Model confidence (mean pLDDT): 80 of 100. Predicted 3D model of a 583-nucleotide part of an RNA (large-subunit ribosomal RNA, domain I) from a Candidatus Nanopelagicales bacterium.
Context: one part of a larger RNA
């Protein structure tokens, strides 16, 4: 030195465990912000370092409920206290809420510096306290140039609005490359990633120039498309989810304003007769109200028939007509179709509450195990308890419950609406730089001869005897009515609650079961860990001895066991001690 055996050390694998994760399902909820958000800084405790909570009223204040014996959050104690005169705790409502941050009085290197105005305290112009002072838009008021009216502009006010934030989801404007095609250019990756703008609890889309919009399954990897390569890839139809339809513009009528024009007795003042008035007229434009909204064309204008009551007005009286209001009748409604609010009832949510039935013996440190003989069950889901508990505890099945707040449904209050039918004339209206065409581009599964959709440039209609579509185009036929707008649900995502898992079990599962987006690294953007387990209970080794008043060890004691905190189990590599053999 090697090999073997025995016993150790080191190390932290393995086994077991789970406070933490992951996924799916169901239900519910979904924006916050100048009334100062999201996110932070700094404070705040008797002692206070981190976390949590809170804000100079600072682990808390008030109030209304619940609850009923302990409590002063946690790591983690000590001291001192509170509490059946109901604390701690849980829920509803309220108060306080420093400084920064859109940050908004001005500035600024965030959490800091420096002001002004008004009011108050004070002897005080010092100091302190409270409120206000950003910008943009809108509305209202006031003032007011060139310029006479005016306008621009200035100033003031507003419990008028905006600003900023939001993981993911949505719409829009821009928009790659690696890659694949076994190279590469059309193509693909992909309208993906990424940037910007905007919005909401959903968004978007959507009510026929058509099969309302949206989502799922299928049709189907089909028809197609494609350097017909790589690839890309429908739709109709069928089955489901959910279902909801509406309003303008215009024609016509009317009120007001402005502009132009018009008069000597004309026009006009709802028709007729009589009276009366006298720029009230006419045309155009604008604003408001009514009407009206479609393709078997519709609506308007004109006419006819039918239709509850009453009041007022329509220059006056009569008659006819019209407008408006009230009552009655009918209908509808708060998400579109107009828009607020209140009351009652019921239900749901935000704390809770009741909730059946067990004893003995044996083993053991401990009984829930085993034995004996019982009980409950609308409850034998599950968790905990010193080993495995239907009957020990929490629960579970099944019931019950709200002062306050929120939501839903129903009813009522309340609010809104109400002429119907027909005829006639081809008299009026029915969305224009639009449809369409040429060229170019984009988007449609469709890269094109390419319908449909969007559009840059150029051209450019018709007006119901009209126009569009049915995959070039033409004819016929059929269906429909563009160039204005609104619209819930089914659908996406997130959070919460509940349930479940041939999901993980500490190198796994989230990066994070622990002080985790922490420590640490980086100027910065950013990157980003490791780290779980004594025991049933600290009962965490009193006391003695060796030792440096050590570390550590030996006794003694606790415990079922030292499992002794470098603590469950404790593999291997690696390092030793002893013995044997070989060299």
């Nucleotide at each position: 030195g090697g090999c073997a055996u025995a016993c150790g050390g080191u190390g932290g694998a393995u086994g077991c465990c789970u406070u933490g994760g992951c996924g799916c399902c169901a239900a519910a909820a979904g924006c916050c912000g100048a009334u100062g958000a999201a996110g932070g800084g700094c404070g705040u405790g008797g002692a206070u370092g981190g976390c949590u909570g809170c804000g100079a009223u600072a682990a808390g204040c008030c109030u209304c409920g619940g609850g009923g014996a302990g409590c002063u959050g946690u790591c983690a104690u000590c001291a001192a206290g509170c509490u059946u005169c109901g604390a701690u705790c849980c829920g509803g409502g309220g108060g306080u809420a420093c400084c920064c941050g859109a940050a908004u009085g001005g500035g600024g290197g965030a959490a800091c510096c420096c002001a002004c105005c008004u009011g108050g305290g004070c002897a005080a112009u010092a100091c302190c306290c409270a409120g206000g002072u950003a910008c943009c838009g809108c509305u209202g008021g006031u003032u007011g140039a060139a310029u006479a009216u005016a306008u621009a502009g200035g100033c003031c006010a507003g419990a008028c609005g905006g600003g900023g934030g939001g993981c993911a989801c949505g719409g829009a404007g821009g928009g790659a490359a690696c890659u694949g095609a076994a190279a590469c250019a059309u193509c693909u990756u992909a309208g993906u990633a990424c940037c910007u703008c905007c919005a909401g609890g959903a968004a978007a889309a959507g009510a026929g120039a058509u099969c309302a919009u949206u989502c799922c399954c299928u049709g189907a990897g089909u028809a197609g498309u494609g350097g017909c390569g790589a690839g890309c890839g429908a739709a109709a139809g069928g089955g489901g989810a959910a279902a909801a339809g509406c309003c303008c513009a215009a024609a016509c009528c009317u009120a007001c304003u402005c502009u132009g024009u018009g008069u000597g007795a004309u026009a006009g003042g709802c028709g007729g007769c009589a009276g009366c008035c006298g720029u009230u007229g006419c045309a155009g434009a604008g604003u408001g109200g009514g009407u009206g909204u479609u393709g078997u064309a519709a609506g308007g204008c004109u006419c006819g028939u039918c239709u509850g009551g009453g009041g007022u007005c329509u220059c006056u009286g009569c008659u006819g007509g019209g407008a408006u209001c009230c009552c009655a009748a009918g209908g509808a409604g708060u998400u579109a179709c107009a828009a607020a609010u209140c009351u009652a009832a019921u239900c749901u949510c935000u704390a809770g509450u009741c909730g059946a039935a067990g004893g003995g013996g044996c083993u053991g440190g401990a009984a829930a195990g085993c034995c004996c003989a019982g009980g409950c069950a609308g409850a034998g889901c599950g968790a905990g308890u010193g080993a495995c508990a239907c009957c020990c505890u929490c629960g579970u099945a099944g019931g019950c419950g709200a002062a306050a707040g929120a939501g839903a449904u129903u009813a009522g209050a309340c609010u809104c609406c109400u002429g119907a039918c027909g005829a006639u004339g081809a008299c009026c209206u029915u969305g224009a730089g639009u449809a369409c065409c040429g060229c170019g581009g984009g988007g449609c599964a469709c890269g094109c001869u390419a319908a449909u959709c969007c559009u840059g440039c150029g051209g450019g209609a018709a007006u119901c005897c009209g126009g569009g579509a049915a995959g070039u185009c033409c004819a016929c036929u059929u269906c429909c009515c563009a160039a204005g707008g609104c619209u819930a649900a089914a659908c996406a995502c997130u959070u919460u609650u509940g349930g479940c898992g041939a999901c993980c079990g500490a190198u796994a599962g989230u990066g994070a079961a622990c002080a985790a987006g922490u420590a640490c690294c980086g100027u910065g953007a950013g990157g980003g860990a490791a780290a779980g387990g004594u025991g049933a209970a600290a009962a965490g080794c009193a006391c003695c001895c060796c030792g440096g008043u050590g570390a550590g060890g030996g006794g003694a004691g606790u415990u079922a066991a030292a499992a002794g905190a470098a603590c469950c189990u404790g593999a291997a590599a690696c390092c030793g001690u002893a013995u044997g053999c070989c060299u």
Description
NCBI's taxonomy places the organism under Bacteria, Bacillati, Actinomycetota, Actinomycetes, Candidatus Nanopelagicales. Its Rfam family is "Bacterial large subunit ribosomal RNA". Gene Ontology terms of the family: ribosome and structural constituent of ribosome.